This is a predicted complex of two RNAs, RNase P RNA and transfer RNA, with 433 nucleotides together. It holds a member of the Rfam family "Bacterial RNase P class A". The coordinates come from a structure-prediction model, not an experiment, and the mean pLDDT is 78.

RNA sequence: GGCGAACGCGGAGGCGGGCCAUGCCGCCGCCCCCGAGGAAAGUCCGAGCACCACAGGGCAGGGUGCUGGCCAACGGCCAGUCGGGGCGACCCGAAGGAAAGUGCCACAGAAAACAGACCGCCGGGCGGUCGCAAGGCCGUCCGGUAAGGGUGAAAAGGUGCGGUAAGAGCGCACCGCGCCGGGGGCGACUCCGGCGGCACGGCAAACCCCACCUGGUGCAAGAGCAAAUAGGGAGGCGUUCGAGGGCGGCCCGCCCGAGGCCUCCGGGUUGCUCGCUCGAGCCGCCGGGCAACCGGCGGCCCAGACGAAUGUUCGCCGCCCUGCCGAGGGCAACCGAGGCAGGGAACAGAACUCGGCUUA
RNA sequence: GCCGGAGUAGCUCAGCUGGUAGAGCAGCUGAUUUGUAAUCAGCUGGUCGGGGGUUCGAUUCCCUUCUCCGGCU
Numbered sequence: 001g002g003c004g005a006a007c008g009c010g011g012a013g014g015c016g017g018g019c020c021a022u023g024c025c026g027c028c029g030c031c032c033c034c035g036a037g038g039a040a041a042g043u044c045c046g047a048g049c050a051c052c053a054c055a056g057g058g059c060a061g062g063g064u065g066c067u068g069g070c071c072a073a074c075g076g077c078c079a080g081u082c083g084g085g086g087c088g089a090c091c092c093g094a095a096g097g098a099a100a101g102u103g104c105c106a107c108a109g110a111a112a113a114c115a116g117a118c119c120g121c122c123g124g125g126c127g128g129u130c131g132c133a134a135g136g137c138c139g140u141c142c143g144g145u146a147a148g149g150g151u152g153a154a155a156a157g158g159u160g161c162g163g164u165a166a167g168a169g170c171g172c173a174c175c176g177c178g179c180c181g182g183g184g185g186c187g188a189c190u191c192c193g194g195c196g197g198c199a200c201g202g203c204a205a206a207c208c209c210c211a212c213c214u215g216g217u218g219c220a221a222g223a224g225c226a227a228a229u230a231g232g233g234a235g236g237c238g239u240u241c242g243a244g245g246g247c248g249g250c251c252c253g254c255c256c257g258a259g260g261c262c263u264c265c266g267g268g269u270u271g272c273u274c275g276c277u278c279g280a281g282c283c284g285c286c287g288g289g290c291a292a293c294c295g296g297c298g299g300c301c302c303a304g305a306c307g308a309a310u311g312u313u314c315g316c317c318g319c320c321c322u323g324c325c326g327a328g329g330g331c332a333a334c335c336g337a338g339g340c341a342g343g344g345a346a347c348a349g350a351a352c353u354c355g356g357c358u359u360a
Numbered sequence: 361g362c363c364g365g366a367g368u369a370g371c372u373c374a375g376c377u378g379g380u381a382g383a384g385c386a387g388c389u390g391a392u393u394u395g396u397a398a399u400c401a402g403c404u405g406g407u408c409g410g411g412g413g414u415u416c417g418a419u420u421c422c423c424u425u426c427u428c429c430g431g432c433u
Base pairs, nucleotide, nucleotide: 001317002316003315004314005313006312007311009035010034011033013031014030015029016028017027018024019023037347041358042357044356045355046354047353048352049218050217051216052215061214062213063212064211065210066080067079068078069077070076081095082093083092084091085090096209097208101207102206103203104202105201118149119148120145121144122143123142124141125140126139127138128137129136130135157175158174159173160172161171162170176198177196178195179194180193181192182191183190184189222274223273224272225271232265233264234263235262236261237260241259244256245255246254247253281300282299283298284297285296286295287294288293319344320343321342322341323340324339325338328335329334361432362431363430364429365428366427367426370385371384372383373382379416387403388402389401390400391399409425410424411423412422413421
């Protein structure tokens, strides 16, 4: 791990009992059925569903980022392109834009992005010195040079030939890069040809630009029912018992009126019920597609708890490890079908549901 | 169940537009004191929770994971 059994626990259904209640209740008994996972986990993405917000559009913020397809949707999956690694089978890639702008590139180094002369190489002037002279050497000044040395993660296309005072895309060939044209492909892209002497260092998991997507909160969302108590609101009744107020110069009078009773309404706490499990469902066959996936037919029902069940024991079989025996093979070390005994079996565990990813 | 925050020296905290990590207390050594405390001077001590990636370079940016804390009926 598979099959089976016993006891127990949670849930659905049936029958009977129970109940002052005849339609309720799992309170009791019996029967029968079902009862964790590939990750139920992390809660990292995406949906359904519910409530709140919202005229429409935009900004801000967040996310995604080669192409095509799949999907309810996705940051997922499949197929391809390009790049990287490997002799290879194959593996890996968060892979738009650095000629829109801004910023950063520590240390080292002469110079780090409007490139740059430290050493070196080359030319010239002046001074010294050697030499008959041509010229050499040393010092200094001016200029040329990015081929060489050295620094760095990175030094402003690479290699070779020519060229030059020395050099240099300065010229040429090939490679790289850019632009244009043509062929192939839905496309990313690729192949061929021509042109350009090179204009464009790296970083966007820096700000940013471009394209596309995007309201918020999560079932503790949310909905319903009912009793008691205290308080609130509305309406009515009632008493002249009536604080107080208004009209009025004052009195009488008239009007309003807290407090009383009844009915209704809505809210809070607590409790119960729903949401709750039949669903982008699972299995088999057939068909389409490279595949992801899609379609058709047939079959199946597969946990719904809430102080929260899914456990314990036994039998048989399978798997792994150790020891012993061991047919047989081998010169040997050793290998070894099979048998017996003992031991082991992880990570973990539903809580609204699904599709992924990640981790164990 | 859902949502949010924090892990840096023994302890409490800085450092986060990337350039190699500090402060206070604690500990150790020395000075001072008859001695101790206080004070002064100096020193030690860091897998920046773990792993991977981007980058020349990561405590810092990105992904993943672990631990702790808080809120919601």